[in-house]
Context: one part of a larger RNA
RNA sequence: GCCGGUGAGUUUUCGACAUGCUGCUUUGUCUAACCAAGUUGUACUUGGGGAGGCGCAGCGAAAGCGAGUCUGAAUAGGGCGCUAUGCAGCAGUCGGAAGACCCGAAACCAGGUGAUCUACCCAUGAGCAGGGUGAACCCCGUAGAAAUACGGGGGGAGGCCCGAACCCGUGUCAGUUGCAAUUGGCUGGGAUGACUUGUGGGUUGGAGUAAUAUGCUAACCGAACCUGGAGAUAGCUGGUUCUCCCCGAAAGGUGUUUAGGCACCGUGGUCGUGUUAAACCUAGAGAUGGUAGAGCUACUGAAUGGGUUGACGAAGGUAACUGAGUUAACUCAACCAAACUCCGAAUAGUUCUAGGAAUGCGCGGCUAGACAGCCACAUCGGGCUAAGCUGAUGUGACAAGAGGGAAACAACCCAGACUCUCGGCUAAGGUCUCUAAAUCUAUCUUAAGUUUGAAAGGAAGUCGUACUUCAUAGACAGCUAGGAGGUUGGCUUAGAAGCAGCCACCCUUUAAAGAAAGCGUAACAGCUCACUAGUCGAUGAUGGACGGCGCCGAAAAUUUACCGAGGAUUAAAGAUAGUACCGAAGCUGGAGCUCCGACUUUGUCGGAGGGUAGGGGAGCGCUCCGUUGGCGGUGAAGUCGUGUCGUAAGGCACGGUGGAGCUUGCGGAGGUGAGACUGCCGGC
Numbered sequence: 001g002c003c004g005g006u007g008a009g010u011u012u013u014c015g016a017c018a019u020g021c022u023g024c025u026u027u028g029u030c031u032a033a034c035c036a037a038g039u040u041g042u043a044c045u046u047g048g049g050g051a052g053g054c055g056c057a058g059c060g061a062a063a064g065c066g067a068g069u070c071u072g073a074a075u076a077g078g079g080c081g082c083u084a085u086g087c088a089g090c091a092g093u094c095g096g097a098a099g100a101c102c103c104g105a106a107a108c109c110a111g112g113u114g115a116u117c118u119a120c121c122c123a124u125g126a127g128c129a130g131g132g133u134g135a136a137c138c139c140c141g142u143a144g145a146a147a148u149a150c151g152g153g154g155g156g157a158g159g160c161c162c163g164a165a166c167c168c169g170u171g172u173c174a175g176u177u178g179c180a181a182u183u184g185g186c187u188g189g190g191a192u193g194a195c196u197u198g199u200g201g202g203u204u205g206g207a208g209u210a211a212u213a214u215g216c217u218a219a220c221c222g223a224a225c226c227u228g229g230a231g232a233u234a235g236c237u238g239g240u241u242c243u244c245c246c247c248g249a250a251a252g253g254u255g256u257u258u259a260g261g262c263a264c265c266g267u268g269g270u271c272g273u274g275u276u277a278a279a280c281c282u283a284g285a286g287a288u289g290g291u292a293g294a295g296c297u298a299c300u301g302a303a304u305g306g307g308u309u310g311a312c313g314a315a316g317g318u319a320a321c322u323g324a325g326u327u328a329a330c331u332c333a334a335c336c337a338a339a340c341u342c343c344g345a346a347u348a349g350u351u352c353u354a355g356g357a358a359u360g361c362g363c364g365g366c367u368a369g370a371c372a373g374c375c376a377c378a379u380c381g382g383g384c385u386a387a388g389c390u391g392a393u394g395u396g397a398c399a400a401g402a403g404g405g406a407a408a409c410a411a412c413c414c415a416g417a418c419u420c421u422c423g424g425c426u427a428a429g430g431u432c433u434c435u436a437a438a439u440c441u442a443u444c445u446u447a448a449g450u451u452u453g454a455a456a457g458g459a460a461g462u463c464g465u466a467c468u469u470c471a472u473a474g475a476c477a478g479c480u481a482g483g484a485g486g487u488u489g490g491c492u493u494a495g496a497a498g499c500a501g502c503c504a505c506c507c508u509u510u511a512a513a514g515a516a517a518g519c520g521u522a523a524c525a526g527c528u529c530a531c532u533a534g535u536c537g538a539u540g541a542u543g544g545a546c547g548g549c550g551c552c553g554a555a556a557a558u559u560u561a562c563c564g565a566g567g568a569u570u571a572a573a574g575a576u577a578g579u580a581c582c583g584a585a586g587c588u589g590g591a592g593c594u595c596c597g598a599c600u601u602u603g604u605c606g607g608a609g610g611g612u613a614g615g616g617g618a619g620c621g622c623u624c625c626g627u628u629g630g631c632g633g634u635g636a637a638g639u640c641g642u643g644u645c646g647u648a649a650g651g652c653a654c655g656g657u658g659g660a661g662c663u664u665g666c667g668g669a670g671g672u673g674a675g676a677c678u679g680c681c682g683g684c
Base pairs, nucleotide, nucleotide: 001684002683003682004681005680006679011098012097013096014095015094016093017092019091020090021089022088023087024086028054029053030052034048035047036046037045038044039043058065059064068080069079070078071077101239102238104236108229109228110227111226112225113224119203120202121201122200123199124198125197126196127195128193130162131161132160133158137154138153139152140151141150142149143148166190167189168188171186172185173184174183205221207217208216209215214223242619243618244617245616246615247614252265253264254263255262256261268367269366270365271364272363273362274361275360280356281355282354283353284352285351286350293343294341295340300337301336304333305332306331307330308329309328310327311326312325315322316321373398375396376395377394378393379392380391381390382389403414404413405412418592419591420590421589423588424587425586429582430581431580432566433565434564438579440578441577442576443575444574445573451568457552458551461549462548463547464546465545467543469541470540478535479534480533481532482531484508485507486506489503490502491501514529517528518527519526593609594608595607596606597605598604599603620673622670623669624668625667626666627665629663630662631661638657639656640655641654642653643652644651645650
């Protein structure tokens, strides 16, 4: 891991119920303890037992009165009552107490068991190759008066040195389903000592022991292990077993030692009851408000430029005075504000009326779930006018919603799935092939594969629109010719001659020609330009503006990779207009099922049938019991197949196997249904 088996709302008791059923009941109903009898029984049945409970009358604080009573001066008014059976039991649902749907802690407490591991201690034993160093002390010699010094010999100290056994475990490699639940190799520390070790003994769990590491106390010790309290508790996680039918949420408010829990309210279900047309839509009318906008000499603030007047005032001046600058008021003009408003909508909300049109709402009983929401759009707060961010309001979707489209894609677009149908029509979206349907019609655009990703900005891309100016007295472009004289203007300068620089920029001849727009020279020269004529010959040319579609701007990491792919250029791209077709579980034709309502009630018509948490209803099957009726060696149960019936859980028949029990109908009782719990047991 698979298969088989097993595995979770139970039982007792008390209580609630306007739910279902049963008994009695207008002489209401039921007994409790207890007693007697029966039975093997602490259990049950029958008989007795009326103590007591509920009910039969209420009102008042009470005295009390009573279908009334209280308040009150009241015969008034008002409050609460009177005018609709009750009790008991069984079932069902829910709640309380109990382990209370099942499994699951870490822990706490009690009583015991452990020092054969390990820590320390006690008693008694044992072990330490070999080599080195050479303390005290002693003796001898030399020197000395001596103390003493030096030399030699002996001696054999030491938590001394090197290094086996032995003890340890430094570094590293291997091992890491190991040789091993701590090992092996190499390397390393101690090795006469605070050494190592055998045997026996001692000390323990709020404790022992500890050269303290919270170490060790029998392979996991911040408090051992075993058994018990014990099914500890778990606002936490996981799991919780057959079918069909009807309805169907919430992720909000308030409070909470509360925030992943809970209570109440809102929202769901179900039963009863009421309202009779309320939910919703449209139109009209009314009131309410301070948002959007707007405005500000209408306030509070903010804030720019100018003018006038006043105050202060640096500096200057002998003084008169002048006066930068600061500030206030008035005035002109422009302007800002969530916590400014002289103003002020639209929508939304609310009340009434009318119409339409589906069902809605209130009250009472019982009973849930939920109180982590999420995305899109609109309007806002926070944030960076960041976030698949965060917090609100409104709407929709998902949640709890399948189907079609968006290649794929909870939330976007279309559209709400009772079942069947090799019928039909459409929506969004599509119609060259993959791929169902137009290689459809008409007129344009694009050349970038733009389409099929992006900005500021840039550009004689191209198409269109309106306009400016010029043009047969010849425009624009090209070509031919001219482009001159005073003059090398003056100054400057080595030079300065149109063209280094400064000043001036005139006049003449002309069809026209600058005291020169550019190249060029050392300076000249030279080559062009402006300007002019000729040639040419036009619906033509120049200029900017606006609009359409394109271009550049454009760099990324596994492989094209920003059309789903192939591929597409008067399109299979884009724009405008049009026709046809395809396309869903939408709508519709046919057949059928269930529920609700109505009625002419056994059928006909109308409506409804997505669904998580959750509520309600109706059933299937299993074991046992009562009763009833059957089957079985001419083959029961079980088991393996086949067929068939039922909306489903399931039922039935036949065949094989098997070899002795099984079961219908009507009732009753439950250890009653398995795929999940890192479930448990077994097999493989």
Molecule: large-subunit ribosomal RNA, domain II
Organism: Candidatus Woesebacteria bacterium